RNA sequence: GGAAGGACACCGCCGAACCGUCGCGGUGACACGUGACGGACCGGGGACCCAUGGAUCCCCUGGGGUGAAUCCUGCGCGCUCUUCCCGCGCCAGGUAGGGCACUUCCAGCCCGAACCCGUCAGCUAACUCGGUAGGCGGUCAGGAAGAAACG
Numbered sequence: 001g002g003a004a005g006g007a008c009a010c011c012g013c014c015g016a017a018c019c020g021u022c023g024c025g026g027u028g029a030c031a032c033g034u035g036a037c038g039g040a041c042c043g044g045g046g047a048c049c050c051a052u053g054g055a056u057c058c059c060c061u062g063g064g065g066u067g068a069a070u071c072c073u074g075c076g077c078g079c080u081c082u083u084c085c086c087g088c089g090c091c092a093g094g095u096a097g098g099g100c101a102c103u104u105c106c107a108g109c110c111c112g113a114a115c116c117c118g119u120c121a122g123c124u125a126a127c128u129c130g131g132u133a134g135g136c137g138g139u140c141a142g143g144a145a146g147a148a149a150c151g
Stems, first nucleotide, its partner, number of pairs: 010138005018039008040132006050122001062120001063117004071094004076090004097111004102146005
């Protein structure tokens, strides 16, 4: 001198996962923590109406929710298996869909998971039950147009 990593502060991103008041703790004062209350945001259940024309045959065996996270392909690999098919998992590629510092277009870069209910739920006013987590990045946050705010 540089790189990686860590802590605090600040500025941001995904997401509903945030704001305020008061009390207590705390400080030189803040910050911060915690409890209560209020606001805001998000999700589930839940009427009328609507969704609902009927019959026959074959096959399969649940169904539903949060979320962008669905679906497809493979002379691929593995399990199962005498073999094939089906099924499951892995890998590879794609894809509905989603994200990237106000919005749109263009360009570029990413995601395309995971979990929950437990045989039960269409929509749904009143009503009712829950959640307010977690995970990341950073001195540029490309170009054009248009807004908003501030001065």